[in-house]
RNA sequence: AUCCGAUAAAGCCAAACCGCCUGAAAAGGCGGGACGGAAAGUGGCGGGUCUUAGAAACAAGAUGGCCGAGCUGCCGAA
Numbered sequence: 001a002u003c004c005g006a007u008a009a010a011g012c013c014a015a016a017c018c019g020c021c022u023g024a025a026a027a028g029g030c031g032g033g034a035c036g037g038a039a040a041g042u043g044g045c046g047g048g049u050c051u052u053a054g055a056a057a058c059a060a061g062a063u064g065g066c067c068g069a070g071c072u073g074c075c076g077a078a
Base pairs, nucleotide, nucleotide: 004076005075012037013036017032018031019030020029021028022027035065041071042070045068046067047066048063049062050061051060
C1' cells in the first nucleotide's frame, strides 16, 4: 500500500412514522425520530424500479438507503 472488516476507538449518516414547506405525481427540503449503514460519501454513466403527458412510439422526471461500474474518503484487530 492492496485485499479485508472487531462486540476496538473517535466521529459520521439516518429507514419507517409525525409536523411544516415545494411538486401534477413519483419524490424532495427542513425539524423531530432511529430501522439500519464501512462508503447509507459523490455524480443518474449502464441496468432495474417508480411517476407522468400521449392511441402508441419518441419524450420529461424521480430513486445513489435497488444493483453494477467510476471518482473520493475515516479507523486498523484478525

Model confidence (mean pLDDT): 82 of 100. Predicted 3D model of a 78-nucleotide RNA (c-di-GMP-I riboswitch aptamer) from an uncultured Desulfobulbaceae bacterium.